[in-house]
RNA sequence: GCCGUCUGGAGAGCCGCUUCGCGCAACGCGAAGCGCACCGAAGGAGCAAACCGCGCGCCAUGUGGGCCGCGCGGUGAAUCUCUCAGGUACCAAGGACAGGGGGAG
Numbered sequence: 001g002c003c004g005u006c007u008g009g010a011g012a013g014c015c016g017c018u019u020c021g022c023g024c025a026a027c028g029c030g031a032a033g034c035g036c037a038c039c040g041a042a043g044g045a046g047c048a049a050a051c052c053g054c055g056c057g058c059c060a061u062g063u064g065g066g067c068c069g070c071g072c073g074g075u076g077a078a079u080c081u082c083u084c085a086g087g088u089a090c091c092a093a094g095g096a097c098a099g100g101g102g103g104a105g
Stems, first nucleotide, its partner, number of pairs: 002103002005100004013036001015035008037088003043084001044082003050075008058066002
């Protein structure tokens, strides 16, 4: 580092409209679609320094450079940034990350 398991684990609309289902009914409950507003900790995407390559300039220069400068390209991290995906009353589910036990290599 990998696999399993147990435990902890945040943020953001009980939003509007329509349709369907449940229901005697409800400003009820659930699901889906559209819309606006939000969140960042499934997943995904982006990049800093540094390093490498090429080119130009400056310096230096008898055996081939510079703990110099600039430009272009490559590699390059996250709990940063984006918000595609996902998510936004409670419960449930999910959840980066953390701790405990076990397993294989």
Glycine riboswitch aptamer from uncultured Acidovorax sp., 105 nucleotides, folded computationally. Its mean pLDDT, the model's own confidence on a scale to 100, is 82. NCBI's taxonomy places the organism under Bacteria, Pseudomonadati, Betaproteobacteria, Burkholderiales, Acidovorax. The model forms 90% of the base pairs in the Rfam consensus.